[in-house]
Context: one part of a larger RNA
This record gives sequence, structure tokens and C1' cells, in this order.
RNA sequence: GAAUGAACGCCGGCGGCAUGGAUUAGGCAUGCAAGUCGAACGGUGAAGCAGAGCUUGCUCUGUGGAUCAGUGGCGAAAGGGUGAGUAACACGUGAGCAACCUGCCCCUGUGUCCGGAAUAGCCUCUGGAAACGGAGAAUAAUACCGGAUGUGGAUUGAGAUCGCAUGGUCUCUUAUCUAAAGAUUUAUCGCACAGGGAUGGGCUCGCGUCCCAUUAGCUUGUUGGUGAGGUAACGGCUCACCAAGGCUUUGACGGGUAGGUGGUCUGAGAGGAUGGUCACCCACACUGGGACUGAGACACUGCCCAGACUCCUACGGGAGGCUGCAGUCGAGAAUCUUCCGCAAUGGGCGAAAGCCUGACGGAGCGAUGCCGCGUGAGGGAUGAAGGCCUUCGGGUUGUAAACCUCUGUCAGAAGGGACGAAAAAUGACGGUACCUUCAGAGGAAGCCAUGGCUAACUACGUGCCAGCAGCCGCGGUAAUACGUAGAUGGCGAGCGUUAUUC
Repeated sequence: GAAUGAACGCCGGCGGCAUGGAUUAGGCAUGCAAGUCGAACGGUGAAGCAGAGCUUGCUCUGUGGAUCAGUGGCGAAAGGGUGAGUAACACGUGAGCAACCUGCCCCUGUGUCCGGAAUAGCCUCUGGAAACGGAGAAUAAUACCGGAUGUGGAUUGAGAUCGCAUGGUCUCUUAUCUAAAGAUUUAUCGCACAGGGAUGGGCUCGCGUCCCAUUAGCUUGUUGGUGAGGUAACGGCUCACCAAGGCUUUGACGGGUAGGUGGUCUGAGAGGAUGGUCACCCACACUGGGACUGAGACACUGCCCAGACUCCUACGGGAGGCUGCAGUCGAGAAUCUUCCGCAAUGGGCGAAAGCCUGACGGAGCGAUGCCGCGUGAGGGAUGAAGGCCUUCGGGUUGUAAACCUCUGUCAGAAGGGACGAAAAAUGACGGUACCUUCAGAGGAAGCCAUGGCUAACUACGUGCCAGCAGCCGCGGUAAUACGUAGAUGGCGAGCGUUAUUC
């Protein structure tokens, strides 16, 4: 000098764009953050409409379908948060899978036949303070189950062909096994099997990836083999047996620290430091463990067990998890609103209308940063008054002020008023931005320094005291170094200080 997610002191006009819990991955009151589908299903059946009975404002019937819990489907594994753990194929980069999976989406082929038994809701009992249940009867489905069929697929056998070692691909045949679901407004949407694609993932490997040798030896599922199990899949992944191996001064093992990267800061570069916001990947979700469901989880707002903590209780037993958005307490030098809206973009569900969305779009708060603008412009000497200094002559503040002539940025008032919205409708922001008019210099300047480095000096007070200080150093009676005043220098809505990096 540059920089910062900064903090502190003094001061503080406006706008735009960014940015804001870095410490206790400490504890959390409250509200919201994941639903949706009646065109899968049985029920419930409001308003309205029509008809009938009539007691004249009620009842019944039909139509109609609002709505609601339940069964079922899809979603809930995304989006959002955090950086605790992790020195690792976690990440980056480049390869490989002849060892793999992939819901929704796209393309292609074939099919969608015949049956059955339940169960929730509802009803009747009933236990419990509650959370939550128990028994009986009856019922539906795109829920569940059995059979048929087999374009096909899987296993087995044969043949051909190819390769990269295990082997891959294709063809044929024998045998065995293997599917489906319907809905409606009748035009579609679905469902099943198989093949291909796309997307997403899983696994393996080369190279790169901090410090300590005051860590030198480490290892028994350890290293390899055979067989079996398990997985979507290879594999000591697991198990039985067999062998005795495997790693290491090119740093094993141990300890410490740490999410990684694109990037960011600095620097002429080489390099050094760093990884907040944004993007990609990983890991985590009160702590530890476990599986279930599913295409996908070992699952932030799912389940089970254990633990700590908090809450309710009728003491028998239960409930909870903000490292989502706001907000609160605590600790801290320190980090915001319990705001508006689904109008846009995107996501989930739905045929659609639409519903949901603290993602997101916005507004609010903070000079936290960057950028822009303003706090007036021109004239004005009797060089006014006052202040300060003085050799008492004067000098300086200083064209500065007053005064005169103007202007109207920002802020203010009034009127108009968007784009963002797409063919119609639909705007939170927002009566905002912007435009026009009006009034009036009015409402808007501070901070630090002045011995040298380093731009800027005098007076008074103090007297090695009080104090200053980044380094050198200053102060003991003439201090340009302390304090105050005047003057000056620098930067300017900021200026200094502290911390950290280069």
C1' cells in the first nucleotide's frame, strides 16, 4: 500500500447494488416450512334446480355435486440448513465396469383373459386421565391373492462368431419358472412384459491433496487361495478350511489440525495466505445403534431400541427434537423482521380448474462493503466585527462572512403513472421507479494528524509530573513530540484505532 462476513471510538444527508450468527454442531416458547389426486374406491352427502304432499313453510323424491376422515396412488430421498465428523477414492482430474442399478420422461414390440378371499372407513359394544387402543358384524377398489396365456424374459443345453484374462454377442431347440387394472365427459389417460435411449446413481483404478520422526516399526479377517453365503454389482463384504503372508525412511503405524474444489485476497510474476456469500461434490440432522418401506434412504420436520435433557400426567403411563424461515435465552468484541406474496421463475400432485411451496420473488433493519450524488453557484475589500499572533507598525483567519444576482440535484408537496404479463384473466413489490409542476439556500460535515520517517507551526498551561508513543524517542521552567486554543495538512459521509493476510 492493498484486502476483510469484521469489531471498537467519534461523527452521520440521500440513492443503487451487494452483504449480515465467523463464538456454544449450546438450549429452545410460538407460528409457518409437504402435500396433492373424487377422472382409483366405498361412504358422507351442503348450496342450487325440478317434482309431489300439503299443515304455506316444512316434509319426501329425483338431480346435483360442495365438503370431510378413511382405503389406494404419486410425492415426501427434491428443494432448504450447517461444517460437527472426515487426511479418506472424501474431493479434483483422467480412465474403466466383459462386475452394476435407474421411478417419473422419450422411442419400439406384444398384451391387458378367468376367478377368489379379506380389510379400513361406517355401525354396535368396550379399555384408558391422555397418548392410543380392543372385540363383534357388514363393505369397495388401480389394495391383496390364485389360475390361464407367453410377443418376450430368466435358468439349462447345442451351435456360430468375436474379444480384453475371467468371457461378450447372436441364432436355434428341449425342459422348468415368470404379467397385467381399470377410469372417465369415448377421446384419451392408465396397467403388464420385453428391448433401446436419456437422466441420475453405485463400484474400481492412475495422479494430485496439511503438520509432527521429541510418532519407527504396524497388522490376525490381517495378506492370499478354495468353497459357500450376501449384494443391483466386483470384492475378506461375511463365514468355514488352507497357506503365512501384507504395509513401511519414496515415511507405514500413531498423534495434531482440517470439509474438498471452482475460486477469493495479495503480488510485476513466481509464490504466499485463504475456502464467507455464489456454483459443484461430500458429510451430518439431540447423542449412539438398527433396520423397514421404496426406483431411490439406513431417511432434517418417518419407524424401533438405548442414553442425556425438557414437558404433560389421574403416577399406571405418555410427548418432543429450529445445523428450515422468522423469533427467544445464553456465551460473545460481534451479525437483522416472530414482515408481504405465490404476480414472476422453479418444484410436488392433478386430465384440468386448481391446491401446496419461509424454495423463490420482494419489502424491513445495519455506513457492513462498493459505487454515485448532495450539503449550493457567480459576484463581493472598508480587506467589517470577533478570534489568534505580534517587533504594537501590523499580520492572519479571508472572498471567507455580511451583501447583491441566480440555480434547484437530493430531501419536501401536488398531479400523472409503468415495464416486469405471455392470446384473455392474473402484480406481492407499488401509487414504487419514472415524468410534469410548485416552494425555498432553505433540512444535510465530520474525523484524524501537524519532531523525523510523513503533507502540515505558533501561543499558553504543565515541569521526568500529568501524559504521548508504530520505530527513533519526547516531558526535569522558554516542549513545533504532553494538554488547550488559533492556524495548517490529509481524507471526506465518513475518519481513525484494533485484529488478521499478502
Small-subunit ribosomal RNA, 5' domain from an uncultured bacterium, 502 nucleotides, folded computationally. Its Rfam family is "Bacterial small subunit ribosomal RNA". Rfam links the family to the GO terms ribosome and structural constituent of ribosome. RNAcentral holds the full RNA, with entries from ENA, Greengenes and SILVA. Model confidence (mean pLDDT): 85 of 100.